[in-house]
Molecule: SAM riboswitch aptamer (S box leader)
RNA sequence: UUCUUAUCCAGAAAGACCGAGGGAAUUGACCCUAUGACGUCUUGGCAACCUGCCCGCUAACCCGGAGUAAGGUGCCACAUUCAACCUUUGCGAAAGCAAAGGAUAGAUAAGUU
Numbered sequence: 001u002u003c004u005u006a007u008c009c010a011g012a013a014a015g016a017c018c019g020a021g022g023g024a025a026u027u028g029a030c031c032c033u034a035u036g037a038c039g040u041c042u043u044g045g046c047a048a049c050c051u052g053c054c055c056g057c058u059a060a061c062c063c064g065g066a067g068u069a070a071g072g073u074g075c076c077a078c079a080u081u082c083a084a085c086c087u088u089u090g091c092g093a094a095a096g097c098a099a100a101g102g103a104u105a106g107a108u109a110a111g112u113u
Base pairs, nucleotide, nucleotide: 003111004110005109006108007107008106013043014042015041016040017039021032022031023030026084027083028082029081044076045075046074049072050071051070052068053067054065055064056063080105085102086101087100088099089098090097091096
């Protein structure tokens, strides 16, 4: 980098440094930000995808755990922010508006090339 599968309505922040933009990408909206955002580091935490361990079952594996949190990742503003493309429904003379679902894109994990 490619592809596959699963998940994406929950959860979890302090300190130091830096200094102007940031919230993945395009456009628009919305939001954060000199009362210092974003980022980096330290410490702390969240979660439970993988491994380990434990429990149940078993001859053993498999399997299950609304067990654990030692290891590998990940994450810690709202929030995968909304709209964009498609379908359905409702309203409307129309332009369009609203709701629901999906697609696309993306994120994370495990595997794969």